The RNA shown here (transfer RNA) has 73 nucleotides and comes from a Pirellulaceae bacterium.

């Protein structure tokens, strides 16, 4: 150079055929303890890799582009 997979919360990762995004950890208060830990109760703050189209509307579809992996040459 080519094909494929895949970029979504601090991390790992859902998100069916488009209708304004969630789970587990870990964080943060607040119980509970003499004080921790464990348990229990509440709390999501994100330009959904970038920028463009289509379209009332786009994490989702298309076109390019960056970045990661694994194959082929």
């Nucleotide at each position: 150079g080519g094909a494929c997979a895949g970029g979504u919360a601090g991390c790992u990762c859902a998100g069916g055929c488009a209708g304004u995004a969630g789970a587990g950890c870990a964080g943060c208060g607040g119980a509970c303890u003499g004080a921790a830990a464990a348990u229990c109760c509440g709390c999501g703050u994100g330009u959904c890799g970038u920028g463009g189209g289509u379209g009332c509307g786009a994490c989702u579809c298309c076109c390019a582009c960056c970045c990661u992996g694994u194959c082929c040459a």
Rfam family: tRNA.
Its mean pLDDT, the model's own confidence on a scale to 100, is 82.
NCBI's taxonomy places the organism under Bacteria, Planctomycetota, Planctomycetia, Pirellulales, Pirellulaceae.